Predicted 3D model of a 502-nucleotide part of an RNA (small-subunit ribosomal RNA, 5' domain) from an uncultured prokaryote.
Its mean pLDDT, the model's own confidence on a scale to 100, is 81.
Context: one part of a larger RNA
């Protein structure tokens, strides 16, 4: 000098964009943050409305209703959203490989979509309990589930083309085996099942490169290789049996400490230091530890079991819970906002659609925490006015500066009017922006510092005392350094100090 996710003083007009718990991965009231689908399925209210009949209490019937809200079932819930705890790792960067893998939905080609069966929830009951919820009988749909049939390029074996360094890939043709499917309704479309492909996405393996301390020097026994077998989508000590004794290591093992990691970001002429807030990719968490179910995908943040500490309910017998989602709240801190509006846009989940959902988002708010840009007026004005300070009492200075005049401008300002766009339609923002009207210079200047470094000097108090201070250093009776006024430099809606970095 330049930078911040900044804080603290002192000041504070607008307005655009941006950013906002760096601290306790610390605890959480209360709301909301993941649903959809009657065009898969049975069952199926009420409130209102209208008739009849009535003993006037009320019954009955039609609508309501292809309705609601539960249950079966499909699809989503693995994404989107948070955080930085752990992790020194193939975690993360980059360059590969897979002749060792998977893929729901989407796209494209080819075939199918046949015959049949028995349950389970809703509901009906009976039981038990304070509850949360169990137990037990009874009915029933289906695109739930079962079982049969068929079919291939699917599995295995046998031969074979061609390919590869290889285990092996591939082509054909033969047998053997295993082995699908679901139907809706607005009747021409959504679907379901099989094969082959491709996009996309995932999964595994290896080359390199990127922390400290050697006051850590020796690690390791599934450890390091091998045969075989089990397991995985898949290769492998991934597990296991048996054999073999190996791996790794001063080019730093193993140990302890720190740490997400990158694109970047911030400085610098560069080289390089130094960081990883917002945004982008990507890993890893979800109260703490273990686990595993379903599934295309998960060992799963608003699922499950177990176990733990913690809070809450309780009839004490037993049971709910998990904001590192958006608000909020306590607490901790130098220190970080609103329990807002709206699904209009943009994307996401389902739905054939209308559409429902969406604290992804899109806005507002709130905070000078930042960057920008704008503004607190323009011109004229010498009796150089009063006044303040100074003074050698002549004057000087503050200063054209004010005042006072004008022709002038309106960024503002106002509880006038008007008024938007965003593919046709649909607009939260929002009567916002803008446009026009009206007023009248009106509402709008503060901080620092002035002995050298350093732009900027006088006076008066004080008197080594107050007291100032980044360094050197000032104060002890004339202090340009303490205070305070008057003046004067610098930045300016901000100006100091602190901290950290370079």
């Nucleotide at each position: 000098g330049a930078a911040c996710g900044a804080a603290c003083g002192c000041u504070g007009g607008c307005g655009g964009c941006g950013u906002g718990c760096c601290u306790a991965a610390c605890a959480c009231a209360u709301g909301c943050a993941a649903g959809u689908c009657g065009a898969a399925c049975g069952a199926g209210a009420a409130a209102g409305g209208g008739g009849a009949c009535u003993u006037c209490g009320g019954u009955u019937c039609c609508u309501g209703a292809u309705u609601a809200a539960a249950g079966u079932g499909g699809c989503g819930c693995a994404c989107g959203g948070g955080u930085g705890a752990g992790u020194a790792a193939c975690g993360c960067g980059u360059a590969g490989a897979c002749a060792a893998c998977c893929u729901g939905c989407c796209u494209u080609g080819g075939g199918g979509u046949u015959c049949g069966g028995g349950a389970c929830a809703a509901c009906c009951u009976u039981u038990u309990g304070a509850a949360a919820a169990a137990a037990g009988g009874g009915c029933u749909a289906a695109u739930a589930c079962c079982g049969g049939a068929u079919a291939a390029c699917a599995a295995c074996a046998g031969c074979u083309u061609c390919c590869g360094c290889a285990u092996g890939g591939u082509u054909g043709c033969u047998g053997u085996u295993u082995g699908a499917a679901a139907g809706a309704u607005u009747u021409a479309u959504c679907g379901c099942c099989c094969c082959a492909a491709g996009a996309g996405g995932g999964g595994u393996c290896u080359g390199c490169g990127a922390g400290a301390c050697a006051u850590u020097a020796g690690c390791u026994u599934g450890u390091u290789g091998g045969u075989g077998a089990g397991g995985u989508a898949a290769c492998g000590g991934c597990u296991c049996a048996c054999c073999a004794a190996g791996g790794c290591u001063a080019u730093g093992a193993u140990g302890u400490c720190u740490a997400g990691c990158g694109g970047g970001u911030c400085u610098g002429a560069g080289a390089g230091g130094a960081u990883g807030a917002u945004c982008c990719g990507u890993c890893a968490c979800a109260c703490u530890g273990g686990a595993a179910c379903u599934g295309a995908g998960a060992c799963a943040c608003g699922g499950u079991c177990c176990a733990g500490a913690c809070u809450c309910c309780u009839a004490c017998g037993g049971g709910a819970g998990g904001c590192a989602g958006c608000a909020g709240u306590g607490g901790g801190g130098a220190a970080u906002u609103u329990u807002g509006c709206g699904c209009a846009a943009u994307g996401g989940a389902c739905g054939a659609a209308a559409g429902u959902c969406u604290g992804a988002c899109g806005c507002a708010g709130c905070a000078a925490c930042g960057c920008c840009g704008c503004g607190u007026g323009a011109g004229u004005g010498a009796a150089g006015a009063a006044g303040g300070c100074u003074c050698u009492u002549g004057g000087g200075u503050c200063g054209u500066a004010a005042a006072g005049c004008u022709c002038u401008u309106u960024u503002c300002u106002g509880a006038g009017g008007g008024a938007a766009g965003a593919g046709a339609a649909u607009g939260a923002c929002g009567g916002u922006a803008c446009c026009u009207c009206a007023g009248g210079a009106a509402c709008a200047a503060g901080c620092a510092c002035c002995g050298g470094c350093u732009a900027a000097c006088u006076c008066c108090g004080u008197g080594c005392c107050a007291g100032c201070a980044g360094c050197c250093g000032c104060g002890g009776u004339a202090a340009g350094a303490c205070g305070g006024a008057g003046g004067g430099u610098g930045c300016a809606a901000g100006c100091g100090u602190u901290g950290u970095u370079c």
The RNAcentral record of the full RNA draws on ENA.